[in-house]
Context: one part of a larger RNA
C1' cells in the first nucleotide's frame, strides 16, 4: 500500500474536553484551483498493437501507421467540491424565558438505632466457639442484665431489571454554594456545527508520602483445630489497613467485554419524570395524547452460531482508536512519567 475486520474468535483508548487536521445544512452572486471538453507543443528509440514484407515455416529481423496515461501553456463549460461575498435563511447548533425530577458535585454543622470500651448497680459460675471441639475472657466476679459516660465507623425500614452522573461512581436529615439533563412556549444569534493525532484534565480498589484518628473489621503474623501433611478452608486473638486532611499513584473482568456523531427502517408490553387535552368546585385518584430517560418480549434485516433488534450487533455517511497464528510477552533493552511499588510506550533471537 490493497483487502478484510473489532458483543463471544485478535480487535473500542477507563471517561471528558479540546489544538492541529478530516468532514460539514438551505440558497443568490462572483471566481473557476479540483472537475470536465477542445486545441498545440512534449511525449527519443527500442518494446507494444495493426497492415505489408524477409530469412523454406516459427521464435527473430525489416519498412510504415497507431498508440503512449503523464506534464506545461491556451481557449472553453460551471453540475459538484473549493475559495470569496462586514450576501441572504433557519430545520442543525446555541442563548434567553418560565417551570421541572433527581443517592449529581462541593463544604458546614446534626440524628438515632447498633457495635466496642469505661463508671456503677442487680446477679453468679461459667461464657464464647464448632462438624465436634480446643485455644481465648471469667470467682481480681465474667456472660446476662440496668443506667450513665466516652469514640469511631456506617446510615436498617424507605429502596425499586426505580433515580442521578461523561466514566469513576453516588443513599440518615437540615443549610449554604454549585454542575449537568429535559419537554413547553413565544423571542433571540444565524452553520457559530460533528469528530479529534498530539495534549490537559477526571480517574474505584489497593498501594505511597506527611500529620491525625482508630469503634468494627480485617492482609500480615501468633495460636487452637481439620488433615498423611495443611505455610489453607473452620475457631480465637490481632498489626498495616480500612476513616480524615493534604500531595501522589494512574491502574482493574475500569464490561453492555458493544468508540463518537448523524438519518432512516413493524409492533406489543412495564417502569421513572414532564408538557397539553378531557373529567372533578377544590385537591387527590383516573382517562387520552405527546415528549424524555431506562427495562422486557418480538417483525424485517443481520449474524458462524449464540443472539442483536426504532437504547441495533439493521440499512447508510463522517470522524478516531485498535486487530493480523500460539508461545516467547505487554516481557528485555532504550526513552518517559513516579518517593517507591511500578506505569505508559514497546520488540527479537528461539520454538510449536
Nucleotide at each position: 500500500u490493497u483487502g478484510g475486520g473489532c458483543g463471544u474468535a485478535a480487535a473500542g483508548a477507563g471517561c471528558u474536553c479540546g489544538u492541529a487536521g478530516g468532514c460539514g445544512g438551505c440558497u443568490c452572486g462572483g471566481u473557476a484551483a479540483g472537475u470536465c471538453g477542445g486545441g498545440u507543443g512534449u511525449g527519443a528509440a527500442a518494446a507494444c498493437u495493426c497492415a505489408g514484407g524477409g530469412c523454406u515455416c516459427a521464435a527473430c529481423c525489416c519498412u510504415g501507421a497507431g498508440a503512449c496515461g503523464c506534464c506545461a501553456c491556451c481557449c472553453g463549460a460551471u453540475a459538484c467540491u473549493g475559495c470569496u461575498g462586514u450576501g441572504g435563511c433557519u430545520a442543525g447548533a446555541g442563548u434567553c424565558c418560565g417551570g421541572u425530577a433527581g443517592g449529581g458535585g462541593a463544604g458546614c454543622g446534626u440524628g438515632g438505632a447498633a457495635u466496642u470500651c469505661c463508671u456503677g448497680g442487680u446477679g453468679u459460675a461459667g461464657c464464647g466457639g464448632u462438624g465436634a471441639a480446643a485455644u481465648g475472657c471469667g470467682c481480681a466476679g465474667a456472660u446476662a442484665u440496668c443506667a450513665g459516660g466516652a469514640g469511631g465507623a456506617a446510615c436498617a425500614c424507605c429502596g425499586g431489571u426505580g433515580g442521578c452522573g461523561a466514566a469513576g461512581g453516588c443513599g440518615g436529615g437540615u443549610c449554604u454554594c454549585u454542575g449537568g439533563g429535559u419537554a413547553g412556549u413565544a423571542a433571540c444569534u444565524g452553520a457559530c456545527g460533528c469528530u479529534g493525532a498530539g495534549g490537559a484534565g477526571c480517574g474505584a480498589a489497593a498501594g505511597c508520602a506527611u500529620g491525625g484518628g482508630g469503634a468494627g473489621c480485617a492482609a500480615a503474623c501468633a495460636g487452637g483445630a481439620u488433615u498423611a501433611g495443611a505455610u489453607a478452608c473452620c475457631c480465637u486473638g490481632g498489626u498495616a489497613g480500612u476513616c480524615c486532611a493534604u500531595g501522589c499513584c494512574g491502574u482493574a473482568a475500569a464490561c453492555g467485554u458493544u468508540g463518537g456523531g448523524a438519518a432512516c427502517u413493524a409492533g406489543a408490553u412495564g417502569u421513572a419524570g414532564g408538557g397539553a387535552c378531557c373529567a372533578u368546585u377544590c385537591c387527590a385518584c383516573g382517562g387520552u395524547u405527546u415528549c424524555u430517560g431506562u427495562g422486557u418480549c418480538g417483525c424485517a434485516g443481520c449474524u458462524a452460531a449464540c443472539g442483536c433488534a426504532u437504547u441495533a450487533a439493521g440499512u447508510u455517511c463522517c470522524c478516531c482508536g485498535c486487530c493480523u497464528g500460539g508461545g516467547g510477552a505487554g516481557u528485555a533493552c532504550g526513552g518517559c512519567c513516579g518517593c517507591a511499588a511500578g506505569g505508559c510506550u514497546a520488540a527479537a533471537a528461539c520454538u510449536c